[in-house]
Molecule: Fluoride riboswitch aptamer (crcB RNA motif)
RNA sequence: UAAAUCAAAGGCGAUGGAGUUCGCCUUUAACCGCCUCAACAGGGCUGAUAACUCCUACUUUUAA
Numbered sequence: 001u002a003a004a005u006c007a008a009a010g011g012c013g014a015u016g017g018a019g020u021u022c023g024c025c026u027u028u029a030a031c032c033g034c035c036u037c038a039a040c041a042g043g044g045c046u047g048a049u050a051a052c053u054c055c056u057a058c059u060u061u062u063a064a
Base pairs, nucleotide, nucleotide: 009026010025011024012023013022016055017054018053019052020051021050033045034044035043036042
């Protein structure tokens, strides 16, 4: 100096924040939704969660 392994740490899981749990990745990575279309483009659709709980934003209804 390079490679491999282990530990620690960090990052990620289609739109925000927090807690808990799970999974994935080691920076050449994990991840970056779906339908239609040969593909792209165009058009259409669902969800603020990976899962659970809470808050915020958005939508619908009712009441003050």